RNA sequence: CUUGUACAAGGGCAAACUGCCAGCAAUGGCAGGACGCAAAGUCUCCGAUCCGGAAAUUUCGGAUAGCGGGAUUGCCGGG
Numbered sequence: 001c002u003u004g005u006a007c008a009a010g011g012g013c014a015a016a017c018u019g020c021c022a023g024c025a026a027u028g029g030c031a032g033g034a035c036g037c038a039a040a041g042u043c044u045c046c047g048a049u050c051c052g053g054a055a056a057u058u059u060c061g062g063a064u065a066g067c068g069g070g071a072u073u074g075c076c077g078g079g
Base pairs, nucleotide, nucleotide: 001079002078003077004076012037013036017032018031019030020029021028022027035066041072042071043070045069046068047067048064049063050062051061052060053059054058
């Protein structure tokens, strides 16, 4: 630099659901819990979807990074 070939080692994250809390909402935080994940680490730059306001088919703000792309950092192994 490239790659994920492994049923490897040592670790990591944690869907649904439940409880409590925050939010108008989408949704989020913490605890329990594991469906899965090699970036399921981080970032809304692009698209998509969702929520709210204005408005009249556009615009403003927000949510999803576990919807896809992109950027960036990184463990282990192979070349």
The RNA shown here (c-di-GMP-I riboswitch aptamer) has 79 nucleotides and comes from a Burkholderiales bacterium.
Of the family's consensus pairs, 95% are formed in the model.
Rfam family: c-di-GMP-I riboswitch aptamer. Gene Ontology term of the family: cyclic-di-GMP binding.